[in-house]
RNA sequence: ACCGAUAAAGGCAAACCUAGCGAAAGCUGGGGGCGCAAAACUACAGGGGCUUCUCGCAUUUGCGAAUGCCAGCCAGUUGCCGAAA
Numbered sequence: 001a002c003c004g005a006u007a008a009a010g011g012c013a014a015a016c017c018u019a020g021c022g023a024a025a026g027c028u029g030g031g032g033g034c035g036c037a038a039a040a041c042u043a044c045a046g047g048g049g050c051u052u053c054u055c056g057c058a059u060u061u062g063c064g065a066a067u068g069c070c071a072g073c074c075a076g077u078u079g080c081c082g083a084a085a
Stems, first nucleotide, its partner, number of pairs: 003082002011036002016031006034072001040077003046074002048070003052066001054065004
């Protein structure tokens, strides 16, 4: 370097409930704990996904633009610990 223990010390926190914000996706605080060795950071300028207060085209529940959002989808960057192989 790679790798990842039923290791040590710590850390984060899904669903759901709850208070608030938002048109929505979703976000924040509290409870909670499914999980996580990067579940830390990065969102026009890597891919991907989601939204529709707005616009266009269709006319049926769609497509595109624009907007906002998601890092617990992949990716990039940084990083704690150290058994085995």